[in-house]
Overview
This is a predicted structure of a 685-nucleotide part of an RNA (large-subunit ribosomal RNA, domain II) from a Bacillota bacterium. It matches the Rfam family "Bacterial large subunit ribosomal RNA".
Context: one part of a larger RNA
RNA sequence: ACCGGCGAGUGGUCCGGGCUCGCGAGGUUAAGCGCCGGGGGGCGCGGAGCCGGAGCGCAAGCGAGUCCGCAGGGGGCGUCAGUGGGUCCGGGCCGACCCGAAGCCGCGUGAUCUAGCCCCCGCCAGGCUGAAGGCGCGGUAAGACGCGCUGGAGGGCCGCACCCAUGUUCGUUGCAAAGGGCUGGGACGAGCGGGGGCUAGGGGUGAAAUGCCAAGCGAACGCGGGGCUAGCUGGUUCUCCCCGAAAUCGCUGGAGGGCGAGCCGUGGGGAUCCUUGCCGGCGGGGUAGCGCACUGUGACUGGAAGGGGGUCGCGAGGCCUACUGCCCGGUCGCAAACGGCGAAGUCGCCGGCCGGCUCCACGCGUCAGUCGGUGGGGGAUAAGCUCCAUCGACGAGAGGGCAACCGCCCAGACCGUCCGCUAAGGGCCCCAAGUGCCCGCUGAGUGGGAAAGGUCGUCGGGCGCCGCAGACAGCCAGGAGGUUGGCUUAGAAGCAGCCACCCUCGAACGAGUGCGUAACAGCUCACUGGCCGGAGGCGCCCGGCGCCGCCAAUGGACGGGGCUAAGCGGGCCCCCGAAGCGGCGGCUGGUCCGCGUAGGCGGACCGGGGUAGGGGAGCGUCCGGCGCGGGGCGAAGCGGGGCGCGGCAAGCGCCCGUGGACCGCGCUGGAGUGCGAAUGCCGGU
Numbered sequence: 001a002c003c004g005g006c007g008a009g010u011g012g013u014c015c016g017g018g019c020u021c022g023c024g025a026g027g028u029u030a031a032g033c034g035c036c037g038g039g040g041g042g043c044g045c046g047g048a049g050c051c052g053g054a055g056c057g058c059a060a061g062c063g064a065g066u067c068c069g070c071a072g073g074g075g076g077c078g079u080c081a082g083u084g085g086g087u088c089c090g091g092g093c094c095g096a097c098c099c100g101a102a103g104c105c106g107c108g109u110g111a112u113c114u115a116g117c118c119c120c121c122g123c124c125a126g127g128c129u130g131a132a133g134g135c136g137c138g139g140u141a142a143g144a145c146g147c148g149c150u151g152g153a154g155g156g157c158c159g160c161a162c163c164c165a166u167g168u169u170c171g172u173u174g175c176a177a178a179g180g181g182c183u184g185g186g187a188c189g190a191g192c193g194g195g196g197g198c199u200a201g202g203g204g205u206g207a208a209a210u211g212c213c214a215a216g217c218g219a220a221c222g223c224g225g226g227g228c229u230a231g232c233u234g235g236u237u238c239u240c241c242c243c244g245a246a247a248u249c250g251c252u253g254g255a256g257g258g259c260g261a262g263c264c265g266u267g268g269g270g271a272u273c274c275u276u277g278c279c280g281g282c283g284g285g286g287u288a289g290c291g292c293a294c295u296g297u298g299a300c301u302g303g304a305a306g307g308g309g310g311u312c313g314c315g316a317g318g319c320c321u322a323c324u325g326c327c328c329g330g331u332c333g334c335a336a337a338c339g340g341c342g343a344a345g346u347c348g349c350c351g352g353c354c355g356g357c358u359c360c361a362c363g364c365g366u367c368a369g370u371c372g373g374u375g376g377g378g379g380a381u382a383a384g385c386u387c388c389a390u391c392g393a394c395g396a397g398a399g400g401g402c403a404a405c406c407g408c409c410c411a412g413a414c415c416g417u418c419c420g421c422u423a424a425g426g427g428c429c430c431c432a433a434g435u436g437c438c439c440g441c442u443g444a445g446u447g448g449g450a451a452a453g454g455u456c457g458u459c460g461g462g463c464g465c466c467g468c469a470g471a472c473a474g475c476c477a478g479g480a481g482g483u484u485g486g487c488u489u490a491g492a493a494g495c496a497g498c499c500a501c502c503c504u505c506g507a508a509c510g511a512g513u514g515c516g517u518a519a520c521a522g523c524u525c526a527c528u529g530g531c532c533g534g535a536g537g538c539g540c541c542c543g544g545c546g547c548c549g550c551c552a553a554u555g556g557a558c559g560g561g562g563c564u565a566a567g568c569g570g571g572c573c574c575c576c577g578a579a580g581c582g583g584c585g586g587c588u589g590g591u592c593c594g595c596g597u598a599g600g601c602g603g604a605c606c607g608g609g610g611u612a613g614g615g616g617a618g619c620g621u622c623c624g625g626c627g628c629g630g631g632g633c634g635a636a637g638c639g640g641g642g643c644g645c646g647g648c649a650a651g652c653g654c655c656c657g658u659g660g661a662c663c664g665c666g667c668u669g670g671a672g673u674g675c676g677a678a679u680g681c682c683g684g685u
Base pairs, nucleotide, nucleotide: 001685002684003683004682005681006680011094012093013092014091015090016089017088018087019086020085021084022083023082026051027050028049032045033044034043035042036041055062056061065077066076067075068074097235098234100232104225105224106223107222108221109220115199116198117197118196119195120194121193122192123191124189126158127157128156129154133150134149135148136147137146138145162186163185164184167182168181169180170179201217203213204212205211210219238618239617240616241615242614243613248261249260250259251258252257262366263365264363265362266361267360268359269358270357277353278352279351280350281349282348283347284346289341290339291338295335296334297333298332299331300330301329302328303327306324307323308321309320310319311318312317369394370393371392372391373390374389375388376387377386378385399410400409401408414586415585416584417583419582420581421580425576426575427574428561429560430559434573436572437571438570439569440568441567447563453548454547455546457545458544459543460542461541462540463539464538465537466536474531475530476529477528478527480504481503482502485499486498487497510525514523515522587608588607589606590605591604592603593602594601595600619674621671622670623669624668625667626666627665628664629663630662637658638657639656640655642654643653644652645651
């Protein structure tokens, strides 16, 4: 890993409810007792008790009523048959669907491992060093002291055994649940070892690491309390049919759990009671928008006090001001917390139409939502971000489209069909359907990724100016004088900068457009004439499609091929295309109709996606009761294959083989009743 077997809502009791049976103004016994039986048990006695039969009021009390109130009226609660058993659903208490803790407590077992201690015993090759002391000699008044020899001290030195474990390497299903190799530390000591003993679990022991206490110790191990508890994780077994959610609100020592409500299911009841949608009427409230009188705020401008500044004046005071300026006026704005306005829509009530809803009881699940559109808050007018509102989808939704792709677009799958029509989206090939028609645009492979910004790309539109008295472009010529304008400056001559920007001549000619000089000079432009040639030219604005901006890491930014239409815009016809719609056939739920005594048969209309979940109908396994059957002329079981039945559901038959002794069917009762998952348990391979 696979296969086989085992494996999870049970039982007791009390309570609420559904169905059903008995009795019924009643219903029912409990303990216990008696009788019977081999026993499980059966029959009877037992009326204690319980529920019901009247309620209302704090009560006195009254009573189909009563309470509040002096009272009428009104309102509250009442006046409507129950009770016991069986069964099903659910709840409380019990282990209460199953498996799972870490832990806590009790009583014991452990120091044969290891820690420390006690008693007895054992072990440590060899070498080096040479303390104290001693002896001798020297030395001294005696000493101290010095030298030599002797001596053999030391948690001394080197280094085997022995003990340990520094570094590295091998080993890592090992030789080994801690080892091997090389290297290393101690090696007369706080040394190493043997035997015997002592200390025990909140306790011991500890040269102290929370170390060790029998291969896991922040509290050992065994058993018990014990099926601890687990708001947590996992698992929870046959089929078909009907309906079908939630991820919200409130509260919660609450936030991944609960309780009530909301939403779902099942059963029952209810009338014009309630109400989705549409229409009409009457109201509610200040959003979008708009507005600026109010509350604030931004910009420009005018006016008048006041203030500031300048100036004249001895002062008083005067004058000037491009600064400020409550206020007054004009113009243009802005606002969630501004409004003298104000929708669509939405909500409430009433009426009408089409509709169907609502109440009660019981049973749940849901309380992590997600994305998209729209309106907003937070954030950065970030996020596949976050928090609300509203609608949709997914969740729990298959099918077609979007190349692929839960949430986008189309569309809601009962089944069959080698029939048809469409939706979104498509119609050159991959690939079903137009290489369809008409008109325009694009030349960038734009299409087939992107901004500010740029663009004598090109198409369409608008406005203005010039033009046969010749425009626009090109070519020839002129482009002057006062004057080097004034200032500034070393200089400033059209051309550093500041100010002014006049006059003359003239066809025209700026106190100068650019280049240039140190400054001049020089070149050029504006402006004018001519030549040429003959019809358009120039500028600005708006729109369509393009172009640049555009640069990243394996080879690749139309799904691909490929396309100049097979791109983009407009118009038209046709076609393809889904589980949508239709045709034909069939099954089933609800309501209704017809026929029939009944079982039932036929038909109409509306339904049949589905997770959590509710309801209904069935299949199968084991055991019992009653009835009926099969079997050595071959039971069960096992293997095989098709066929038949059932709804080609769970399944049930038939046939063949194997097997060798039991087995089935109908009705009914009862369950240790269905496995693929639980790192499930046991076994096999």
Model confidence (mean pLDDT): 84 of 100.